[in-house]
Context: one part of a larger RNA
RNA sequence: UGACGGGGGCCCGCACAAGCGGUGGAGCAUGUGGUUUAAUUCGAUGCAACGCGAAGAACCUUACCUAGGCUUGAAAUGCAGGUUAAACUCACUGAAAAGUGAGGUGUCGCAAGACGAACCUGCACAGAUGCUGCAUGGCUGUCGUCAGCUCGUGCCGUGAGGUGUUGGGUUAAGUCCCGCAACGAGCGCAACCCCUGUUCUUAGUUGCCAUCAGGUAAUGCUGGGCACUCUAAGAAGACUGCCUACGCAAGUAGUGAGGAAGGUGGGGACGACGUCAAGUCCGUAUGGCUCUUACGCCUAGGGCUACACACGUGCUACAAUGGCUACUACAAAGGGCUGCAAUACCGCGAGGUGGAGCCAAUCCCUAAAAAGUAGUCUCAGUUCGGAUUGGAGUCUGCAACUCGACUCCAUGAAGCUGGAAUUGCUAGUAAUCGCGCAUCAGCACGGCGCGGUGAAUACGUUCCCGGGCCUUGCACA
Numbered sequence: 001u002g003a004c005g006g007g008g009g010c011c012c013g014c015a016c017a018a019g020c021g022g023u024g025g026a027g028c029a030u031g032u033g034g035u036u037u038a039a040u041u042c043g044a045u046g047c048a049a050c051g052c053g054a055a056g057a058a059c060c061u062u063a064c065c066u067a068g069g070c071u072u073g074a075a076a077u078g079c080a081g082g083u084u085a086a087a088c089u090c091a092c093u094g095a096a097a098a099g100u101g102a103g104g105u106g107u108c109g110c111a112a113g114a115c116g117a118a119c120c121u122g123c124a125c126a127g128a129u130g131c132u133g134c135a136u137g138g139c140u141g142u143c144g145u146c147a148g149c150u151c152g153u154g155c156c157g158u159g160a161g162g163u164g165u166u167g168g169g170u171u172a173a174g175u176c177c178c179g180c181a182a183c184g185a186g187c188g189c190a191a192c193c194c195c196u197g198u199u200c201u202u203a204g205u206u207g208c209c210a211u212c213a214g215g216u217a218a219u220g221c222u223g224g225g226c227a228c229u230c231u232a233a234g235a236a237g238a239c240u241g242c243c244u245a246c247g248c249a250a251g252u253a254g255u256g257a258g259g260a261a262g263g264u265g266g267g268g269a270c271g272a273c274g275u276c277a278a279g280u281c282c283g284u285a286u287g288g289c290u291c292u293u294a295c296g297c298c299u300a301g302g303g304c305u306a307c308a309c310a311c312g313u314g315c316u317a318c319a320a321u322g323g324c325u326a327c328u329a330c331a332a333a334g335g336g337c338u339g340c341a342a343u344a345c346c347g348c349g350a351g352g353u354g355g356a357g358c359c360a361a362u363c364c365c366u367a368a369a370a371a372g373u374a375g376u377c378u379c380a381g382u383u384c385g386g387a388u389u390g391g392a393g394u395c396u397g398c399a400a401c402u403c404g405a406c407u408c409c410a411u412g413a414a415g416c417u418g419g420a421a422u423u424g425c426u427a428g429u430a431a432u433c434g435c436g437c438a439u440c441a442g443c444a445c446g447g448c449g450c451g452g453u454g455a456a457u458a459c460g461u462u463c464c465c466g467g468g469c470c471u472u473g474c475a476c477a
Base pairs, nucleotide, nucleotide: 001477002476004473005472007471008470009469010468011467012466013465015461016460019425020424021423022422023421026316027315028314029313030312031311032310033309034307035306042053043052064302065301066300067299068298069297070296073125077124078123079122080121081120082119083118084117088103089102090101091100092099093098106115107114108113127291128290130289131288132287136285138280139279140278141276143274148187149186150185151184152183153182154163155162156161167178168177169176193268194267195266196265198236199235200234201233202232203231204230207226208225209224212223213222214221239262242256243254244253245252246251318418322377323376324375325374326373327372334365335364336363339358340357344353345352346351384415389410390409391408392407393406394405395404431453432452433451434450435449436448437447
């Protein structure tokens, strides 16, 4: 100087408390451990691994296993020699890869020959998801959006180092004020950026319809208009600016005024010096090491989907604030050309036939669902719950056996609110309801977004956890 303390002081954080909903019990989905296996490819392992890499494992992917093949190689560059076109087509063998045989032929030139290409032989080399993340770059996680981390000059100290950065206040903040052997400065904080909340200006189609006119069974449907909504560009607006109280100031308090918004308005992007030899050589790059008729390459099939068991993350429930039936209302944000697909018809349905319209504020996906109204069920393992299994189908795809999703009929398991323990959340949040997108031929209970309905509680900081500052002890560095 740090680190540490079941030392002290001060202060924060859904850290506790106060509340609401869960997990832990059941079934299923998914990841992991373990076990099994020819293989169940590899990595990730307290927080910070475990719906993680994987934003899509039937083949492919694929790295694993078994079997069949290739050896200058699937792709790249170059050299030497030789041969001939290579491609392509056909036949046979084969699971395919591939092998064998037959046909077949370039440009220039009269020709010789040259050029280009391919093949063979040989040589350089290729190739490796092989090892080392403890040789590395780059990127990422974490402490932590915590308020810290430093420097120049000066001063103090033999020196390590200190001071500044401590102190008194204040703040979300090393934020600001006052004081001070310090005076300044940098990286962080904040602001500048984006979305959202209010108003104005500009613009008016594909959006909108107040006024005028026409028209329909009905609809901005048409003329017309741009007022309104909206769209999308610009601007304004919030600064403790004003008032009161306290205070030297910074600032704090107020059911204050005004205002759409008030003291950082809400949300996002943004992550200081560093820590964990944290993670990644399976994204890519890269040193070293290793393999080279194989640890490289091609192909078929299998595996990654196994299953006495254990754990994590989720979904669905156990019901009446509910289930079922009928009718009826209101979104936002996205996507669409080997695409999205309407009306219509067929099918109980998944879906099929068909194809209007749309490169989309125009057309389509698109039905929002919870909610509301009416009826029914009456507390039961049930009209709750839907696992499992049998049968019949649909769709995608060369192909759904291992191993896809969905539909219909039948079947109708466990489960009656879950021990010890444990988790999320402070407001348009939790809870609850549906919608979209990426990946994608197909496959979503996961991920990323979107809106609808919409709470309860916070006395307080003694305690648990994590963190910041000062101080103290120390047998630690």
This is a predicted structure of a 477-nucleotide part of an RNA (small-subunit ribosomal RNA, 3' major domain) from an uncultured Spirochaetota bacterium. The coordinates come from a structure-prediction model, not an experiment, and the mean pLDDT is 83. The RNAcentral record of the full RNA draws on ENA and SILVA. Rfam family: Bacterial small subunit ribosomal RNA.